A computed fold for a 427-nucleotide RNA from a Terriglobales bacterium, annotated as Bacterial RNase P class A.

RNA sequence: CAGCCGGACCGGACGGUCGCUCCCGUCCCGCGGACGCUGGUUUCGGCCAGGCCGCGCGGGUGCGGGGGAGGAAAGUCCGAACUCCGCAGAGCAGUGUGCCGGAUAACGUCCGGGGGGCUCGCUUCAAGGCGAGUCCACGGAAAGUGCCACAGAAAACAUACCGCCUGGGCGGCAACGCCCGGGUAAGGGUGAAAAGGUGCGGUAAGAGCGCACCGCCUGUCCGGUAACGGACAGGGCAGGGCAAACCCCACACGGAGCAAGACCAAAUAGGGAGGGAGCAGCGCCUUCGGGUGCGCGCGAACUGGCUCGGUUCGCUUGACCUCCGGGUAGGUCGCUAGAGCCGCGUAGAGAUGCGCGGCCCAGAGGAAUGAUCGUCCUGCCGGUUCACGCCGGCAGACAGAAUUCGGCUUACAGGUCCGGCUGUCAU
Numbered sequence: 001c002a003g004c005c006g007g008a009c010c011g012g013a014c015g016g017u018c019g020c021u022c023c024c025g026u027c028c029c030g031c032g033g034a035c036g037c038u039g040g041u042u043u044c045g046g047c048c049a050g051g052c053c054g055c056g057c058g059g060g061u062g063c064g065g066g067g068g069a070g071g072a073a074a075g076u077c078c079g080a081a082c083u084c085c086g087c088a089g090a091g092c093a094g095u096g097u098g099c100c101g102g103a104u105a106a107c108g109u110c111c112g113g114g115g116g117g118c119u120c121g122c123u124u125c126a127a128g129g130c131g132a133g134u135c136c137a138c139g140g141a142a143a144g145u146g147c148c149a150c151a152g153a154a155a156a157c158a159u160a161c162c163g164c165c166u167g168g169g170c171g172g173c174a175a176c177g178c179c180c181g182g183g184u185a186a187g188g189g190u191g192a193a194a195a196g197g198u199g200c201g202g203u204a205a206g207a208g209c210g211c212a213c214c215g216c217c218u219g220u221c222c223g224g225u226a227a228c229g230g231a232c233a234g235g236g237c238a239g240g241g242c243a244a245a246c247c248c249c250a251c252a253c254g255g256a257g258c259a260a261g262a263c264c265a266a267a268u269a270g271g272g273a274g275g276g277a278g279c280a281g282c283g284c285c286u287u288c289g290g291g292u293g294c295g296c297g298c299g300a301a302c303u304g305g306c307u308c309g310g311u312u313c314g315c316u317u318g319a320c321c322u323c324c325g326g327g328u329a330g331g332u333c334g335c336u337a338g339a340g341c342c343g344c345g346u347a348g349a350g351a352u353g354c355g356c357g358g359c360c361c362a363g364a365g366g367a368a369u370g371a372u373c374g375u376c377c378u379g380c381c382g383g384u385u386c387a388c389g390c391c392g393g394c395a396g397a398c399a400g401a402a403u404u405c406g407g408c409u410u411a412c413a414g415g416u417c418c419g420g421c422u423g424u425c426a427u
Stems, first nucleotide, its partner, number of pairs: 001423010012376007020068007027060006037050005070398001074409002077407005082257004094253005099113005114138001115136009139248002144246002146242003161188002163184009196214006215237001216235008261333004271324005278296002281294005297315007340359008377396008
């Protein structure tokens, strides 16, 4: 210097013009309250106009000031806060988690440790050992059930294709071949995986058959909080793999989600309570309770400046009036000061905790956070130049809050810093 890997961070800068949203101040308008000063009017209760006060609510264009997306705001996969339903005791079912310790509000997250697989390097005759990198949903396969494709003799009650050794018979001078039988599992072959491994001995050939080492099992002791590790003794070795197959074991788990939920509350319709105007008379019908027509009376609405009048409707199957309560539209809250951000110190190996100081950083509700221009920055291309450079063009990602927070995962142009490994060049 280049490439790769890992970690941390940034993710265009400045300015002009025009907009959007929220908040604060100010101005204007409307409504309500308060004041009781002046004038007018009065049926003497008040009412109207102006002034004063500057309190509350709403609206408005104008003015001024301030704030305004992200590292993932995303996927909605896990864990919480908060809210409501509710009180979840036990059992069964279901779901999830799963080496150990710690961190945390909590977690399936994070940190540290242990164990294992793979690759590379060193080492050993070899098995193995040591180191580095990287990956691991890493409880139980000696409770039971099930599965293990293809290939292969055999995939779990072991077995025998080639081979090795050997007994008998036949053929052959012999080497050897063929047939019948036996012993083997070292070697070959199949497979993802083959019934402990390596070496030496042993044997007819072999074999834990014997021995040493490695692995495994059992026991004891030691170290460690623990996972686990180590040492010693005993045992020739039983128990192939799969639980991201059923299952077993341990632990955890009530449900719904800000469209949660709380408050205020119109018109219309409907619910409840109270008030609320009918009978003198005549006719008809009658089941003898009453019904109905006329008449008059009463009530309401319209007409009207008001009364009378007129018209219409109603009079207990009740118009109309008053009040109450529930819900809807609409409005307000929840709604952004929080497991918050920054800096310093401190405890710790680390995740993280603690202390001190400073800061306030979107809060909309079909949903704002934008558009455009100029200069600069970065990258690429073209032209020009010996070169530095200059000119022109193009590009600058992924994506966008919606109650909030902690994680995980996924997407991402370009750039900065740190660490590791490899290669090349120079000294």
A source record names the gene rnpB. It matches the Rfam family "Bacterial RNase P class A". By type it is a ribozyme. The coordinates come from a structure-prediction model, not an experiment, and the mean pLDDT is 75. Of the family's consensus pairs, 94% are formed in the model.